[in-house]
């Protein structure tokens, strides 16, 4: 830079008080043990591999990453008067 984020996917074992990746507002998860860290398990299919094809497109694998509460959890800033939608911006994975 480009894609693309409303799908889908937990048990266990350690810790022990906050987390939900600034901030602030909600909301929501947590001693019936969450956050986390290790294990193994699982999803997913961008990459890499393999198949087919006139191409595009599809299929199979799962090696390199990701990822397993909840739309990226939900708002902010902007258009459309609201509800609610549709842009941005941040973010997040992968080339």
């Nucleotide at each position: 830079u480009u894609a693309u984020c409303u799908a889908g996917a937990g048990u266990g074992g350690c810790u022990g008080a906050g987390g939900g990746u600034a901030c602030a507002g909600g909301c929501c998860c947590g001693a019936c043990g969450a956050c986390g860290c290790c294990a193994c398990a699982g999803c997913a299919a961008c990459c890499a591999g393999g198949c087919c094809c006139g191409a595009g497109a599809g299929c199979c694998c799962a090696g390199g990453u990701g990822c397993u509460a909840a739309u990226u959890c939900c708002u902010g800033c902007c258009c459309g008067g609201u509800a609610c939608g549709g842009g941005a911006g941040a973010g997040a994975u992968a080339a």
Model confidence (mean pLDDT): 81 of 100. SAM riboswitch aptamer (S box leader) from a soil metagenome, 95 nucleotides, folded computationally. The sequence is in RNAcentral, with records from MGnify. It matches the Rfam family "SAM riboswitch aptamer (S box leader)". Rfam describes the family as follows. The SAM riboswitch is found upstream of a number of genes which code for proteins involved in methionine or cysteine biosynthesis in Gram-positive bacteria.